Formats: sequence, C1' cells, structure tokens
RNA sequence: GGGCUCGUAGUGUAGCCUGGAUAUCACUGGGGCCUCCGGAGCCUCAAACCGGGGUUCAAAUCCCCGCGAGCCCG
Repeated sequence: GGGCUCGUAGUGUAGCCUGGAUAUCACUGGGGCCUCCGGAGCCUCAAACCGGGGUUCAAAUCCCCGCGAGCCCG
C1' cells in the first nucleotide's frame, strides 16, 4: 500500500442481508415493595446506534469519506 470482517447503554448482546412508528435482553447503577435482615424475589427508572456527509416521507440498517480494532496478502 491492497483486500476482508467488525464498531449499538458502564459491560456483554439482538436488530443490519430484506429501511418503518417508543432500539432488544442480561448484568451493573438509582428508587420502591416484600422481609426479622437483604447480597434472594418482585416492580420501576436511568443509560447506547464510532464521527461527518448523501439517498429517502422515513436510516442502527443502504451509499460515500474518515477514525478505530482484528485477520490476510504484498
């Protein structure tokens, strides 16, 4: 230098191919209920689409340019 794959809450993860309304689940964290007690159980809340641009009525999803990570080729 070239090719491929990937990037989503604090952590992990689904959704992406085939665009659709409020982005999934678990753990963690806040509050509450329960309880003799709570670190168990139940309810509830907070928190994310790597950055920018484009297409579209509508983008996590499609396209382009970057940034970062991994693998391969030279």

The RNA shown here (transfer RNA) has 74 nucleotides and comes from a Thermoplasmatota archaeon. The prediction has a mean pLDDT of 82. Its Rfam family is "tRNA". It is annotated as a transfer RNA.